[in-house]
RNA sequence: CUUAUCAAGAAGGACGGAGAAAACAGGUUCUAUGAUGUCCGGCAACCUUCCGCAUAGGCGGAAAAGGUGCUAAUUCCUGCGGUUUAUCCGGAAGAUGAG
Numbered sequence: 001c002u003u004a005u006c007a008a009g010a011a012g013g014a015c016g017g018a019g020a021a022a023a024c025a026g027g028u029u030c031u032a033u034g035a036u037g038u039c040c041g042g043c044a045a046c047c048u049u050c051c052g053c054a055u056a057g058g059c060g061g062a063a064a065a066g067g068u069g070c071u072a073a074u075u076c077c078u079g080c081g082g083u084u085u086a087u088c089c090g091g092a093a094g095a096u097g098a099g
Base pairs, nucleotide, nucleotide: 001099002098003097004096005095006094012040013039014038015037019030020029021028024079025078026077027076041071042070043069046067047066048063049062050061051060052059053058075093080090081089082088
């Protein structure tokens, strides 16, 4: 850079000891009843394997050994555009996979 996904799911335990929820701003929330983080575990099924269908692109189903990923709240919400101003849709930014 291209492309797909981002409303579901993730028990519990150990270590550790102060802030954390990407950055900026505003809000809201989590947290000494121990958060964030690391490890075990767990969840999921992008890569992968198998089965069925299809000329094919692909679609549906199953599996979980390996490579990632994830494991409070929609990507926590808003920020830009449209809108019926409740909301919804799109965009931007970001995250993850594959190339």
The RNA shown here (SAM riboswitch aptamer (S box leader)) has 99 nucleotides and comes from uncultured Ruminococcus sp.
The organism belongs to Ruminococcus, within Bacteria.
Of the family's consensus pairs, 97% are formed in the model.